Predicted 3D model of a 73-nucleotide RNA (transfer RNA) from a Clostridiales bacterium. The prediction has a mean pLDDT of 82. Rfam family: tRNA. Rfam classes the family as a transfer RNA. Taxonomically the source falls in Eubacteriales (Bacteria, Bacillati, Bacillota, Clostridia). It was read from a public genome assembly.
RNA sequence: CGCGGAGUAGAGCAGUCGGUAGCUCGUUGGGCUCAUAACCCAAAGGUCGUAGGUUCGAGUCCUACCUCCGCAA
Numbered sequence: 001c002g003c004g005g006a007g008u009a010g011a012g013c014a015g016u017c018g019g020u021a022g023c024u025c026g027u028u029g030g031g032c033u034c035a036u037a038a039c040c041c042a043a044a045g046g047u048c049g050u051a052g053g054u055u056c057g058a059g060u061c062c063u064a065c066c067u068c069c070g071c072a073a
Base pairs, nucleotide, nucleotide: 002071003070004069005068006067007066010025011024012023013022019056027043028042029041030040031039049065050064051063052062053061
């Protein structure tokens, strides 16, 4: 230098055919309990790697770049 895969909440991951982003754990508050754990209820937390483009509308499609993993040399 070439090819392929990955990047989404603190962590691990979904997100179908483009239609306004969710699950588990964790965190916080409340309930329950003599108390803790467990259990139950609720909440917060996301410029969807970056910048452009297409579109009425982009996590999703297109282009370039960045980071990580692998293959080939």